[in-house]
This is a predicted structure of a 141-nucleotide RNA (SAM riboswitch aptamer (S box leader)) from Nocardiopsis composta.

RNA sequence: UGCUCAUCCAGAGGGGUGGAGGGACCGGCCCUGCGAAGCCCCGGCAACCAUCUCGGCGCGUGCGCUCGUAACCAGGCGAGGCGGCCGGGACAGGUGCCAACUCCGGCCUGGGGCCAGAUCGGUCGCCAGGAAAGAUGAGGG
Numbered sequence: 001u002g003c004u005c006a007u008c009c010a011g012a013g014g015g016g017u018g019g020a021g022g023g024a025c026c027g028g029c030c031c032u033g034c035g036a037a038g039c040c041c042c043g044g045c046a047a048c049c050a051u052c053u054c055g056g057c058g059c060g061u062g063c064g065c066u067c068g069u070a071a072c073c074a075g076g077c078g079a080g081g082c083g084g085c086c087g088g089g090a091c092a093g094g095u096g097c098c099a100a101c102u103c104c105g106g107c108c109u110g111g112g113g114c115c116a117g118a119u120c121g122g123u124c125g126c127c128a129g130g131a132a133a134g135a136u137g138a139g140g141g
Stems, first nucleotide, its partner, number of pairs: 003139006013042005021031003025106004043098003047095003051090007059083003063078004102133001107130005112124004
C1' cells in the first nucleotide's frame, strides 16, 4: 500500500514547547491568540487482540455408566476435563483512543412538506432505512 471480516449514539485531558491553523475529502456547521496543528512529558479510557476469571449451552473431542456384542462399533443416560459458542467481570501486555453520533450531510430508496402540473417531474437546515467514503482492530498477501 491494496484485500477479507468485525465495529463505529459508550468511555477518557492536564502541563511544556510551538505560533495559526484544526475537525480525512467537498458543502455546512463548529473548535481555535482565554493559544490550532505538530513534537515532548505525565495522566486517563477500555473498542479489538492477548492473558486471567465467573456463569450458561452440551456443538466437537475425550471420559464414566448402561444396553448390546465373541470383542468392538452404533444406541441410551450422566458428569462437564479440553476446545468451541454466548453472556458477565478483571487486567492494561500489543494496538488504539481521550470536543461535538464517524460533528451533520454528500449516493440510493421509502415517507412528509413545498413548487409545478394533464402526466412525467423539481426541491428540502424534515423523518426513516440502506449504501459509499472514512476510522480502528484482527487476519492473511

Notes: It matches the Rfam family "SAM riboswitch aptamer (S box leader)". About the family: The SAM riboswitch is found upstream of a number of genes which code for proteins involved in methionine or cysteine biosynthesis in Gram-positive bacteria.